The RNA shown here (transfer RNA) has 74 nucleotides and comes from a Candidatus Woesearchaeota archaeon. The sequence is in RNAcentral, with records from ENA. The coordinates come from a structure-prediction model, not an experiment, and the mean pLDDT is 82. Its Rfam family is "tRNA". By type it is a transfer RNA.
[in-house]
């Protein structure tokens, strides 16, 4: 230097191929259970979907550049 995959809630991640309400465990909290905690059981809150532009009536998602980062090649 080529090439190629990965970036989504504190953490692991779905979703992306074929645009249209952002889920899910586990953490966090509040309640209920219990002498108490831990387990159990109901609920709540948490997301500029890396940045940055560009297409579209609409972008997590499709182009394009940048940034980290894994693997081949050199």
């Nucleotide at each position: 230097g080529g090439g190629u995959c990965c970036u989504u809630a504190g953490c692991u991640u779905a979703g992306u191929c074929a645009g249209g309400c952002u889920g899910a465990g586990c953490a966090a909290c509040u309640g209920g259970c219990u002498c108490u905690u831990a387990a159990c059981c109901a609920g709540u809150a948490g997301g500029u979907c890396g940045u940055g532009g560009g297409u579209u009536c609409a972008a997590a998602u499709c182009c394009c550049a940048c940034a980290g980062g894994g693997c081949c090649c050199a």